Predicted 3D model of a 519-nucleotide part of an RNA (small-subunit ribosomal RNA, 5' domain) from an uncultured bacterium.
Context: one part of a larger RNA
RNA sequence: GGAUGAACGCUGGCGGCGUGCCUAACACAUGCAAGUCGAGCGAGAUUUAGUGGAGUGCGGACUUCGGUCCAAGUGAAGCUGAUGAAGCGGCGGACGGGUGAAUAACGCGUGGGCAACCUGCCCCAUACAAAGGGAUAGCCACUGGAAACGGUGAUUAAUACCUUAUAAGUCGGUAGUUUCGCAUGAGACAGCCGACAAAGAUUUAUCGGUAUGGGAUGGGCCCGCGUUUGAUUAGCUAGUUGGUGAGGUAACGGCUCACCAAGGCGACGAUCAAUAGCCGACCUGAGAGGGUGAUCGGCCACACUGGAACUGAGACACGGCCCAGACUCCUACGGGAGGCAGCAGUGGGGAAUCUUCCGCAAUGGGCGAAAGCCUGACGCAGCAACGCCGCGUGAGCGAAUAAGGUUUUCGGAUCGUAAAAUUCUGUUGUAGGGGACGAUAAUGACGGUACCAUAGGAGGAAGCCCCGGCUAACUACGUGCCAGCAGCCGCGGUAAUACGUAGGUGGCGAGCGUUGUCC
Numbered sequence: 001g002g003a004u005g006a007a008c009g010c011u012g013g014c015g016g017c018g019u020g021c022c023u024a025a026c027a028c029a030u031g032c033a034a035g036u037c038g039a040g041c042g043a044g045a046u047u048u049a050g051u052g053g054a055g056u057g058c059g060g061a062c063u064u065c066g067g068u069c070c071a072a073g074u075g076a077a078g079c080u081g082a083u084g085a086a087g088c089g090g091c092g093g094a095c096g097g098g099u100g101a102a103u104a105a106c107g108c109g110u111g112g113g114c115a116a117c118c119u120g121c122c123c124c125a126u127a128c129a130a131a132g133g134g135a136u137a138g139c140c141a142c143u144g145g146a147a148a149c150g151g152u153g154a155u156u157a158a159u160a161c162c163u164u165a166u167a168a169g170u171c172g173g174u175a176g177u178u179u180c181g182c183a184u185g186a187g188a189c190a191g192c193c194g195a196c197a198a199a200g201a202u203u204u205a206u207c208g209g210u211a212u213g214g215g216a217u218g219g220g221c222c223c224g225c226g227u228u229u230g231a232u233u234a235g236c237u238a239g240u241u242g243g244u245g246a247g248g249u250a251a252c253g254g255c256u257c258a259c260c261a262a263g264g265c266g267a268c269g270a271u272c273a274a275u276a277g278c279c280g281a282c283c284u285g286a287g288a289g290g291g292u293g294a295u296c297g298g299c300c301a302c303a304c305u306g307g308a309a310c311u312g313a314g315a316c317a318c319g320g321c322c323c324a325g326a327c328u329c330c331u332a333c334g335g336g337a338g339g340c341a342g343c344a345g346u347g348g349g350g351a352a353u354c355u356u357c358c359g360c361a362a363u364g365g366g367c368g369a370a371a372g373c374c375u376g377a378c379g380c381a382g383c384a385a386c387g388c389c390g391c392g393u394g395a396g397c398g399a400a401u402a403a404g405g406u407u408u409u410c411g412g413a414u415c416g417u418a419a420a421a422u423u424c425u426g427u428u429g430u431a432g433g434g435g436a437c438g439a440u441a442a443u444g445a446c447g448g449u450a451c452c453a454u455a456g457g458a459g460g461a462a463g464c465c466c467c468g469g470c471u472a473a474c475u476a477c478g479u480g481c482c483a484g485c486a487g488c489c490g491c492g493g494u495a496a497u498a499c500g501u502a503g504g505u506g507g508c509g510a511g512c513g514u515u516g517u518c519c
Stems, first nucleotide, its partner, number of pairs: 001519004006515005013391006019384002021349001026347003030344003035091003040088002047082005055074002059070004098302003107227008117219002122215007130164004140153005169196006176189005200207003228274003235265003240262008277299004281292004304325004327338004355381001358379002363377001364375004394424003404415004428460001430455002433452002438446001463508003467504001468489003474503005484491002
């Protein structure tokens, strides 16, 4: 000098764009953050519109006084449509959002490999969808419990579940032919045996279902190289290293197991210890390098702590389940409930870091045929000079160089064209008026915002640090090795340009200085 997620002191007008718990991966009140589909299914509470018209009946007529008829109004059941709590079923809750605790590792980066693999939704192609069955939730009845949550019985549906059939096809076994590969092997052809499918819906035009092949996308695994410090850590290792066989996995593999062999790693630093998420990038530097890993993007890991699996195309699953633990809460003491490292917010810690805002209008995501619903992702607004950028706090003219301050050799010098006075301007701010783009067929949170024109008035808007040398900028007074300054050298003991104050100067400017950290 540059930089910063900064903090502190003094000061502070506006706008745009960014950024904002670096500390306790400490504990969390409250609200919201993942639902959706009635065009899969049965049942149908509630509300409402239409239809309907039992019953009732103001009033009137007739009457043999028992009643009969007309009838405004009111209006039950039923039917149709909408709404739609709960339940079964499907898809989605593995994305999106957060954090960096762990991890020195194939975790990440980079370049390869899988003849050792999987892939829901999406696209293309081929071939199909035949016949049956038994349940169960809900509802209902009874019943346990303070609650959370259940139990028994009866009954019902499906694109839920099960059985059978069919098999172009796929898989497995078996004996062949052939092509290819460095190889364990891979592909093609045809034969026999065995195994494996399906679901319907409605508004009749579609949407779905099953099997197989291919694609696309996403993922899994393996390898080469690179990836902090310590030798005052020198030896480490029994599933350890390899083999055979078996199991397991989507798949290779000590991944697991039985048996066999005795190996494997290490001064080219094993093991141990310390520290740390990695990268694109960011800062600095002429570069080489050094430092950092906030925001944004990619990957990884984690979700109160530890462990385990289930479901599923995908998880060993932040707002799923089970067990154990610590903590908090409820309890009728028998037992239960919970997990903000989602968005806000609270306490605590700290030098220090924001609103319990608005909206799904846009972009994107989930579900749905769609309308649409959900979305603290996101879009916006709020707070903070935290950063960068832009603008303003006025401009011209004005010498009796006014008053006043400071200083003085008492002549003057200086603040100083500075002010006043005078002539203007209207950025900004204020007031009322018009008023978007973003999205159009319709729909705008932002927002009556940006922007535009008008009015009036210099009115509302300047500070901070420094002045001995480095280093731009000097005098006076006070103080007297005191009080104090200080980044280094060093100032101060009676004329201090170095302390304090004043006047003046210099620097930067809505900032200025200090501190921390990096080059």
Its mean pLDDT, the model's own confidence on a scale to 100, is 84. The RNAcentral record of the full RNA draws on ENA and Greengenes.